The RNA shown here (transfer RNA) has 72 nucleotides and comes from a Candidatus Falkowiibacteriota bacterium. It matches the Rfam family "tRNA". Gene Ontology term of the family: triplet codon-amino acid adaptor activity. From the family's description: Transfer RNA (tRNA) molecules are approximately 80 nucleotides in length. The coordinates come from a structure-prediction model, not an experiment, and the mean pLDDT is 81.
[in-house]
């Protein structure tokens, strides 16, 4: 430099146009002498960053910018 893939909750990572979701972790109640363990419950995320397109964009275009990996 050029060409794939990725960036969504503290983690791992779903979500292929119509006000973002699971696990795991972590608050709070019950439960006990008191802990674990069992139940019940809770997510306030600028979805990389700026534009386009569309009523409507995490999702489609396009530049940027981090990560990986590849070919020169």
């Nucleotide at each position: 430099g050029c060409c794939u893939g990725g960036g969504u909750a503290g983690c791992u990572c779903a979500g292929u146009g119509g006000u973002a979701g699971a696990g795991c972790a972590g608050g709070a109640g019950c439960u006990u002498g008191a802990a674990g363990a069992g139940c019940u419950u809770c997510g306030u995320g600028u979805c990389g960053u700026c534009a386009g397109u569309u009523c409507g964009a995490u999702u489609c275009u396009g530049a940027c910018u981090c990560c990986a990996g590849g070919c020169a």